[in-house]
Molecule: transfer RNA
Organism: Pseudomonadota bacterium
RNA sequence: GCCGCUAUCGUCUAGGGGCUUAGGACAUCUGGUUCUCAGCCAGAAAACACCGGUUCAAAUCCGGUUAGCGGCA
Numbered sequence: 001g002c003c004g005c006u007a008u009c010g011u012c013u014a015g016g017g018g019c020u021u022a023g024g025a026c027a028u029c030u031g032g033u034u035c036u037c038a039g040c041c042a043g044a045a046a047a048c049a050c051c052g053g054u055u056c057a058a059a060u061c062c063g064g065u066u067a068g069c070g071g072c073a
Stems, first nucleotide, its partner, number of pairs: 001072007010026004018056001028044006049065005
């Protein structure tokens, strides 16, 4: 330099055009239970890498950029 794959809450992930407010697990916070802690129960907060395009509608499709991983040279 060329090619391929990947990018979603703090972490791991589901969702591949309309699906309720983007869901779940762990973690965090609040409340309950307990003498206290742990555990358990209930609840809360928290995310679509960035810029364009297509479309009535994009996390999802297309192009580019950035970053990571792999292959070739």